[in-house]
RNA sequence: GGGGAUGUAGCUCAUCUGGUAGAGCAUCAGGUUCGCAAUCUGAGGGUAGCGAGUUCGAGUCUCGUCAUCUCCA
Numbered sequence: 001g002g003g004g005a006u007g008u009a010g011c012u013c014a015u016c017u018g019g020u021a022g023a024g025c026a027u028c029a030g031g032u033u034c035g036c037a038a039u040c041u042g043a044g045g046g047u048a049g050c051g052a053g054u055u056c057g058a059g060u061c062u063c064g065u066c067a068u069c070u071c072c073a
Stems, first nucleotide, its partner, number of pairs: 001072007010025004019056001027043005049065005
């Protein structure tokens, strides 16, 4: 320098052909317990790396850019 992959909640990841974003763990509250742990119920939390474009509508398509990993030189 060139090719490829990934980037979504605090963490690990879903969301399959564009239609108003979910799970597990964690956190908080409550129940159970003398108390802790475990377990049960509920709640809060992200507009999807960043910017732009296409579209009535974009996490999803297109372009640019940044970061990480990887292959080639």
Molecule: transfer RNA
Organism: sheep gut metagenome